This is a predicted structure of a 690-nucleotide part of an RNA (large-subunit ribosomal RNA, domain II) from a wastewater metagenome. Rfam family: Bacterial large subunit ribosomal RNA. Model confidence (mean pLDDT): 82 of 100.
Context: one part of a larger RNA
RNA sequence: GCCAACGAGUUGAUGCAUGUUGCAGGCUAAGAGCGAGAGCUUGGAGCCAUAGGGAAACCGAGUGUGAAUAGCGCGUUAGUAGUAUGCAUCAGACCCGAAGCCAGAUGAGCUUGCCUUGAGCAGGUUGAAGUGACUCGAAAGAGUUAUGGAGGACCGAACGCUAGAGUUGUGCAAUUCUCUGCGAUGACUUGAGGUAAGGAGUGAUAAGCUAAUCGAAUCUGGUAAUAGCUGGUUCUCUCCGAAAUAGCUUUUGGGCUAGCGUUGAAAUUACCCCUCUGGGGUAGAGCACUGGAAGGUCUCGACAGGUCGAAAGAUCACGAGACCUAUCAAACUCCGAAUACAGAGAGUAAACUUUUCAGCAGUUAGACGGUGGGGGCUAAGCUCCAUACGUCAAAAAGGAAACAGCCUAGAUCUCCAUUUAAGGUCCCUAAAUCUAUACUAAGUACACUUAAGGUGGUGUAUUUUCUCUGACAAUGAGGAUGUAAGCUUAGAAGCAGCUAUCAUUUAAAGAAAGCGUAACAGCUCACUCAUCGAGAGAAUAUGCGCCGCAGAUAAUCGGGGUUAAGUAUAGUACCGAAACUGAGGGCUUGUAGGUGAUUCGUCAUUUAUAAGCGGUAGGAGAGUUUUCUACUCUGCGUUGAAGGCAAAGGCGUGAGCCAUGCUGGAGCGUGUAGAAGUAAGAAUGUUGGC
Numbered sequence: 001g002c003c004a005a006c007g008a009g010u011u012g013a014u015g016c017a018u019g020u021u022g023c024a025g026g027c028u029a030a031g032a033g034c035g036a037g038a039g040c041u042u043g044g045a046g047c048c049a050u051a052g053g054g055a056a057a058c059c060g061a062g063u064g065u066g067a068a069u070a071g072c073g074c075g076u077u078a079g080u081a082g083u084a085u086g087c088a089u090c091a092g093a094c095c096c097g098a099a100g101c102c103a104g105a106u107g108a109g110c111u112u113g114c115c116u117u118g119a120g121c122a123g124g125u126u127g128a129a130g131u132g133a134c135u136c137g138a139a140a141g142a143g144u145u146a147u148g149g150a151g152g153a154c155c156g157a158a159c160g161c162u163a164g165a166g167u168u169g170u171g172c173a174a175u176u177c178u179c180u181g182c183g184a185u186g187a188c189u190u191g192a193g194g195u196a197a198g199g200a201g202u203g204a205u206a207a208g209c210u211a212a213u214c215g216a217a218u219c220u221g222g223u224a225a226u227a228g229c230u231g232g233u234u235c236u237c238u239c240c241g242a243a244a245u246a247g248c249u250u251u252u253g254g255g256c257u258a259g260c261g262u263u264g265a266a267a268u269u270a271c272c273c274c275u276c277u278g279g280g281g282u283a284g285a286g287c288a289c290u291g292g293a294a295g296g297u298c299u300c301g302a303c304a305g306g307u308c309g310a311a312a313g314a315u316c317a318c319g320a321g322a323c324c325u326a327u328c329a330a331a332c333u334c335c336g337a338a339u340a341c342a343g344a345g346a347g348u349a350a351a352c353u354u355u356u357c358a359g360c361a362g363u364u365a366g367a368c369g370g371u372g373g374g375g376g377c378u379a380a381g382c383u384c385c386a387u388a389c390g391u392c393a394a395a396a397a398g399g400a401a402a403c404a405g406c407c408u409a410g411a412u413c414u415c416c417a418u419u420u421a422a423g424g425u426c427c428c429u430a431a432a433u434c435u436a437u438a439c440u441a442a443g444u445a446c447a448c449u450u451a452a453g454g455u456g457g458u459g460u461a462u463u464u465u466c467u468c469u470g471a472c473a474a475u476g477a478g479g480a481u482g483u484a485a486g487c488u489u490a491g492a493a494g495c496a497g498c499u500a501u502c503a504u505u506u507a508a509a510g511a512a513a514g515c516g517u518a519a520c521a522g523c524u525c526a527c528u529c530a531u532c533g534a535g536a537g538a539a540u541a542u543g544c545g546c547c548g549c550a551g552a553u554a555a556u557c558g559g560g561g562u563u564a565a566g567u568a569u570a571g572u573a574c575c576g577a578a579a580c581u582g583a584g585g586g587c588u589u590g591u592a593g594g595u596g597a598u599u600c601g602u603c604a605u606u607u608a609u610a611a612g613c614g615g616u617a618g619g620a621g622a623g624u625u626u627u628c629u630a631c632u633c634u635g636c637g638u639u640g641a642a643g644g645c646a647a648a649g650g651c652g653u654g655a656g657c658c659a660u661g662c663u664g665g666a667g668c669g670u671g672u673a674g675a676a677g678u679a680a681g682a683a684u685g686u687u688g689g690c
Base pairs, nucleotide, nucleotide: 001690002689003688004687005686006685011091012090013089014088015087016086017085018084019083020082021081022080023079025048026047027046031042032041033040034039052059053058062074063073064072065071094232095231097229101222102221103220104219105218106217112196113195114194115193116192117191118190119189120188121186123155124154125153126151130147131146132145133144134143135142136141159183160182161181163180164179165178166177198214200210201209202208235623236622237621238620239619240618245258246257247256248255249254259363260362261360262359263358264357265356266355267354272347274345275344276343277342278341284335285333286332290329291328292327294325295324296323297322298321299320300319301318305316306315307314308313366392367391368390369389370387371386372385373384374383375382397408398407399406412585413584414583415582417581419579423575424574425573426560427559428558432572434571435570436569437568438567439566445562446561453547454546455545457544458543459542460541461540462539463538464537465536466535474531475530476529477528478527480504481503482502485499486498487497510525513524514523515522586613587612588611589610590609591608592607593606594605595604596603597602624679626676627675628674629673630672631671633669635668636667643663644662645661646660649658650657651656
């Protein structure tokens, strides 16, 4: 991991509601009697109801309050006992799951400390004290030499340890092995016996150790501890169908109440749509107030700013105010919508609309998108509000390549029927290689997305200048003289710099717009003529492009690919969904009619017709299966029960039921009731098997 079996809302008491049964006042409890038992009989104590109101006295269909005959509160007669179901409370209370707490025991054969009694430490080295002899000394003592054999001394086996590395890491081993290493006469190592224990021991202290267990051992019990937490919770079909909000909460992943769902009862159009009437101060707009901020004019202010002036004063600057022009505002408003909200009136089809009461809930982590905003960077697949906004959640189908929240559209079932939506129509791939006119040359582009800036790429529109008295471009020629202008300078000759910038000859030619030289020279330009012969130049707006543009698969328009199969505008046809329509079937609910039954409340069935039938949490309804009990079929069974195997026959919407064949070899079913150890795929489920 798979398979099989087991595996989770039970039981009791009390209460509420709904259905149902008995009685109309209802019911007995304990106990007693009888009986083989099942059970039957008895038992009226007591309980509920029959009258309420008030704290009470008390009054009474009323009563309390109150001065009140007012007003207001609570009242002004159907129950009761079983039974079933739902829910609540108390209990283990749907099941499994803690870490823990407490009590009593068991442990020191592991390990820590201590006690008693034993044992062990190859070999080598060093050479303390003391002592003898000798020498010195008055002595104390000192020295030399010999002897001696001390030490938590040295080196190093056994033994003990484990600092480094390697190995191992489903191991030889739940801590080992190898090499290097540390201690090795000591606070040494070690055997045996004993002793100290659970909030306690022991501890050269690491919260270490106390039997592979230690920041409180182990075992058993209290015990099914508790778990606002996680996981799991077993058959079918039908109808409806949420919430992720508000208030309070030692509350924020939990609750309670309300909101929203469902079921029943009642009311009945109160809902919705339309019309009308209201109040408003938002969007917008505006500057009349409050403030902000730009320009201008004027007036006033100021001992003290700058400039000019001898001064008077002038001018600039500064501050305030008034006016003019143009403006800004969530906490400005002279104004002011659309919506929304409230009220009134009318309307239609009933749509299971609205409201109230009662039973039962679930929800209170929401998400994205549109719109209006706050926070943030007008960042976020960000965050917080609002929304009679949507979708998802709880919604499948088609489109967007793929893609909960986008677009289309809400799936009762069947159909190789129809028409469409969004979106598409070259191939993958259903449908136009459609029509018309343009643009793009960049594979731009063909889903979304790419800036500032640059662009003599190209299209369109407009304005304007020159032009057959010859434009623009090109080619040929000229581009001179006074003069090398003057000054400056080493030089300065058109062209370092300063000043001036005239005149002449001309078709035209600057005291020169560039390059150049040390300075000249040299080459161009402006300007002019000729050749040529028809358009040329400038600007604005705009369409589509280009550069800007660097990334990790060749990695992309979904792909192929495409010069349209790209882009823009207009049009026609077609494709395209579980939408619409068509044909047929099922179910639910309403209405109308028929039939049968009736406890007269209604129920069952049938015909017609109308509407509906996505669905999580959840509510409501109707069924299926399993085991057992009672009755039943005077049921079935060795002429073969149950069980097993077999996609194929039949019935049922389905859970399932029936038949048939093989297997199997002894019990089993139908119908009606009743009772439950009643349904398995999930719980790191339990046990077994593989």